[in-house]
Context: one part of a larger RNA
Molecule: large-subunit ribosomal RNA, domain IV
Organism: bovine gut metagenome
RNA sequence: CUACGGUUAAGGAACUCGGCAAAAUGACCCCGUAACUUCGGGAGAAGGGGUGGUGUAGCGAUACACCCGCAGCAAAGAGUCCCAGGCAACUGUUUACCAAAAACACAGCUCUCUGCUAAAUCGAAAGAUGAUGUAUAGGGGGUGACACUUGCCCAGUGCUGGAAGGUUAAUAGGAGAGGUUAGUAAUGACUUCGGUUAUUUUUACGAAGCUUCGAAUUGAAGCCCCAGUGAACGGCGGCCGUAACUAUAACGGUCCUAAGGUAGCGAAAUUCCUUGUCAGGUAAGUUCUGACCCGCACGAAAAGUGUAAUGAUCUGGGAACUGUCUCAACCGUAGGCUCG
Numbered sequence: 001c002u003a004c005g006g007u008u009a010a011g012g013a014a015c016u017c018g019g020c021a022a023a024a025u026g027a028c029c030c031c032g033u034a035a036c037u038u039c040g041g042g043a044g045a046a047g048g049g050g051u052g053g054u055g056u057a058g059c060g061a062u063a064c065a066c067c068c069g070c071a072g073c074a075a076a077g078a079g080u081c082c083c084a085g086g087c088a089a090c091u092g093u094u095u096a097c098c099a100a101a102a103a104c105a106c107a108g109c110u111c112u113c114u115g116c117u118a119a120a121u122c123g124a125a126a127g128a129u130g131a132u133g134u135a136u137a138g139g140g141g142g143u144g145a146c147a148c149u150u151g152c153c154c155a156g157u158g159c160u161g162g163a164a165g166g167u168u169a170a171u172a173g174g175a176g177a178g179g180u181u182a183g184u185a186a187u188g189a190c191u192u193c194g195g196u197u198a199u200u201u202u203u204a205c206g207a208a209g210c211u212u213c214g215a216a217u218u219g220a221a222g223c224c225c226c227a228g229u230g231a232a233c234g235g236c237g238g239c240c241g242u243a244a245c246u247a248u249a250a251c252g253g254u255c256c257u258a259a260g261g262u263a264g265c266g267a268a269a270u271u272c273c274u275u276g277u278c279a280g281g282u283a284a285g286u287u288c289u290g291a292c293c294c295g296c297a298c299g300a301a302a303a304g305u306g307u308a309a310u311g312a313u314c315u316g317g318g319a320a321c322u323g324u325c326u327c328a329a330c331c332g333u334a335g336g337c338u339c340g
Base pairs, nucleotide, nucleotide: 001335002334003333004332005331006330007329008328010326011325014324019321027051028050029049030048031047036041038145052067053066054065055064056063057062068072080319081318082317083316084315085314086313087311088310092104093103108143109142110141111140112139113138114137120129121128122127146306147305148304149303151236152235153234156233157232158229159228160227161226162225165224166223167222172217176213177212178211179210180209183205184204185203186202187198188197189196190195237255238254239253240252241251264298265295276292277291278290279289280288
């Protein structure tokens, strides 16, 4: 010096991002116990007192007397507590090996699909799960106890319904066009000049058949179209003026929109400016609490606002306590180090 452990004057968080770590509390009995509350809780709230041994009395709880000790549950083992706020209702689950949480789940709420050979899922199929269930059932999405609530917009996107019109595939249809050529004609060759022949001299036309294209017409869903639908995806304005001090604007004008943010909350897990302003707490407070509202950029099931209880949760304050610190010292054990 390192690790683990022990003690410490005076002070007592001055340490530090932060009381991290340590200290403190601790058993049993009695007294006593607030706000708030979903009346169950909160609660072991908080806070206070007692505890040994011997003898006597008593069924006993206990009472009285005496004795010993600094100290009486104790050798060890065994809640720290209070106040306020945020988040999540709760018990639970999770990143096996850096995250246990405010994340996930949850009961409850809600939307939607599904009539049974159900929907949905696995599989190439058979088949299986769903379910030996049947809408008080099953699948999927969202929200997340409970209380009070959940506003406006259907223009866009999605979904549901509709079918008049427009558009629209294969198919059906076949107007018409092309290719091929038996043949005809011209032309060439040959010829007995009458014709013959063309299988390599070539050109034009071209029936039927075969074949290649192919217009009109026919033609469902879908799309266009018409409605509905937000606890579907989502969205929820700007400028100007105005009251007899000033300021402000209940009020008015105007532009735009599908509609212009309602209740509630608000410098918030959201506020940039910002340590906003005021108040509280401190001698002093970028944090905290209560207000204000100028919400850069809250807001109603990606829920809004509350909320008892709960939490190895996050934030602020207090009591107690302490070597965290002022400021360090000593001791024990084991290492390190030196000598051997």